[in-house]
This record gives sequence, C1' cells and structure tokens, in this order.
RNA sequence: ACUGCCGGACGGGUAGUCGCUCCCGGUCUCCGGGGGAGGAAAGUCCGGUCUCCGCAGGGCAGCGUGCCGGCUAACGGCCGGGGGUCCGGCAACGGACCACGGAAAGUGCCACAGAAAAUAUACCGCCGCGACCGUCAGGCCGCGGUAAGGGUGAAAUGGUGCGGUAAGAGCGCACCGCGCCGGAAGCGAUUCCGGUGGCAGGGUAAACCCCACGUGGAGCAAGACCAAAUAGGGGAGGAGGGACGGCCCGUCCCGCUACUACUUCCGGGUAGGUCGCUAGAGCCGGAUAGAAAUGUCCGGCCCAGAGGAAUGACUACCGCCCGCAAGGGUACAGAAACCGGCUUACAGUCCGGCAGUCGCA
Repeated sequence: ACUGCCGGACGGGUAGUCGCUCCCGGUCUCCGGGGGAGGAAAGUCCGGUCUCCGCAGGGCAGCGUGCCGGCUAACGGCCGGGGGUCCGGCAACGGACCACGGAAAGUGCCACAGAAAAUAUACCGCCGCGACCGUCAGGCCGCGGUAAGGGUGAAAUGGUGCGGUAAGAGCGCACCGCGCCGGAAGCGAUUCCGGUGGCAGGGUAAACCCCACGUGGAGCAAGACCAAAUAGGGGAGGAGGGACGGCCCGUCCCGCUACUACUUCCGGGUAGGUCGCUAGAGCCGGAUAGAAAUGUCCGGCCCAGAGGAAUGACUACCGCCCGCAAGGGUACAGAAACCGGCUUACAGUCCGGCAGUCGCA
C1' cells in the first nucleotide's frame, strides 16, 4: 500500500429564488422572525409509559421465558463470566457459533438398512460337544457357548491397553469416562483434588410432558370534553296553529277531541370542533464510579406535531462516482401518541483493531 473480517461514526455542502406546514409578534387579504424526517422514520417481533374495560384473595388452564452474575422503568435486550460444538495450532492459546433447565418421573417416536433401534438380540464369524460323509486337507447337519472381529445404520448397550479364556466377555487390573461421597476455590454457573462403586446408561423435550419464574384484555381509530341540522325517545302545556300584514277584516294551508297539530324543557347521539399531542427513561459538553453494560453530579440547549396528512421545486458553485469528451448519476428509505431494544434494507466516505499478501528499510 492493497484485500478480507470485526467494531464505531457519517451518509452530500454553501448561497439564492419560489412555495408548503406549525409557532411567536405586528399596523393582521398581508408582513417579519423562528422550527420542520431517519439511522433505520421500515418490519410491527419483544419490553415499557399512557388510556379505557375487567378484577376481594388464591388456584387451574392457556401463553411466554429457561447456564450464572450484573445493568435497566422493563425485556425474549445489553455487558461480563461459565459450559458445549466446530475450526486453526505440536502445544500454550486464539477465533466462530449456541432455545444452554430436566431423558436414573411417565408416555410416544426413531425412515431406509440391519439379527436387533431398547424387558434386547445374533446374519456372517469364532469356540466346544455330538451325528454323518471323506480322497484324512476337511465338508456338512444338530445342540450349546460368545459378542472379541466383519457387516447395517445418523445412532448398536462405556473406550484404550494388558491379563485371562475352548473362544470370549468389567471376567480381573491400569488409565480415561460415568454415578455416589467428601474436601478446596468461586457470590454463582462451574472448576480442581481425593475416596469409593465394575457401572445404574442409546437418541429425541424446536414430541407430549415435568420443574422454576413471569403473565388480565384491548389499544391514541386508546380515551376525555363541547356540540348543529334532520329523524327518534322522555316530561310539561295543549285547541287551535301557521303564511300574507304595522294592526284589524279577509284569503289560503295544517290540525280538530287526539296522551293529535303546535309550543317548551330534558336526555342520548351523528356531522363538526377542542384536548390527548409532544419538555422527554430528552439532546450536547465536562467531571466521576465501574473491567463493561450502565449509573451519579455539574453546566448549557429546546429540536416536527400535522391530521387524508407539511417537510418541496428550481438555479449557481463545490464534493464523490462513471465517461476521452459532451454528458449522466449521487444509496436504503419518508414521521402519525411516545420511549428502550431486536431484525431487515443501505451507493459511498472516515476512524480504530485483527489477519493475510506485496514492496521498502
């Protein structure tokens, strides 16, 4: 220097013109000032705040979580530690990954192959005994022993070695593994050491299940308030009421014994409006505790709040990429009550660490 991996940060800049939306001010048809998308605003997968409904207390069912310690408002998140599997390495060690409680409670399942997939069993083989045949090498049949060797399988009833035996076998022994007991270290998961038992035992709980812990439901279209017209509902009055008109006459319309027309009051509720609604587990800087996640203190800051939904367009110059040039391109994406995570998408740039290759000294 390049490439790869891991972690972190950024993800166009400046100026001008014309708009959109919210807030503040004014001399209010307008003008001035200020704010106006993201690291994921996304998926809506977890956890919370908030709101309404439900709820004496306890339990069952269902659902979720599942090594240990810490952090946090909380979590299935984060940090640190332990264990396991895999990879590299002679090793020390390093790296990646993880639904990582229980299979000596019970039930189920384990394709194909194989004798047998779980109360074990025996295909080939090995060994013993007996019968038969034999060209004396052996062959074949039956009964029994065996699980060393072969074979099947993803997996075969502890492994390696020595002894032992007719052949074998934890049958005996040593080491490893496993169970039990004890000790040491650690808050703990766990690790190490010693003793003891020839040894209970296949796998599967991302099968049912068991154990421990957690868990009421719905969601801002939550929910609260104000409240028109029309048509319903309830109470009271009620024989007349209305239009033309200043009033009377008059004309026309509706009703006429009906709990009706009409008048008036009340309540529910729709449209519409207001709130919820953005000052918060907030952002920036510094100090400090801690290995870290994270916490504490001090100072400064205010940074969308709409509601069928604003956050845009153009011009100039610059940055980056492609191209000889003219020119073209500049990722993923777009708030909807808010916050903490996870996951997914993302052109390009920068910083740190690790590994490899090459060059120079």
The RNA shown here (Bacterial RNase P class A) has 361 nucleotides and comes from a Bryobacteraceae bacterium. A source record names the gene rnpB. The coordinates come from a structure-prediction model, not an experiment, and the mean pLDDT is 78. The sequence is in RNAcentral, with records from ENA.